Predicted 3D model of an 89-nucleotide RNA (c-di-GMP-I-GGC riboswitch aptamer) from Aquisalibacillus elongatus. NCBI's taxonomy places the organism under Bacteria, Bacillati, Bacillota, Caryophanales, Aquisalibacillus. The model forms 91% of the base pairs in the Rfam consensus. The prediction has a mean pLDDT of 83.
RNA sequence: UUUUAAAAGGGCAAACUCGCUGAAAGGCGGGGACGCAAAGCCACAGGUCUAAAGCAGAAUCAUUUGCUAUGGCGGCUGGGUUGCAAAAA
Numbered sequence: 001u002u003u004u005a006a007a008a009g010g011g012c013a014a015a016c017u018c019g020c021u022g023a024a025a026g027g028c029g030g031g032g033a034c035g036c037a038a039a040g041c042c043a044c045a046g047g048u049c050u051a052a053a054g055c056a057g058a059a060u061c062a063u064u065u066g067c068u069a070u071g072g073c074g075g076c077u078g079g080g081u082u083g084c085a086a087a088a089a
Base pairs, nucleotide, nucleotide: 001088002087003086004085011036012035016031017030018029019028020027021026034075040081041080042079044078045077046076047073048072049071054067055066056065057064058063
């Protein structure tokens, strides 16, 4: 410098569950392990989830439908960045 077949000290932790939080999606913490070589970090591009507020519509005026991220997801893909181990040169 390139690569990630096998292996590894050690690391992370899906589903489910309990508590807290949030309008929701989701987040944080405990338990728990399906998996992960970046399942470390960054919402930059795509994707995707939600719709409180806002806008528009319907209405029997009780309600109700649609659109929108300014809210999320990094364990969906790409990109950026840092790092462990091993192999090859």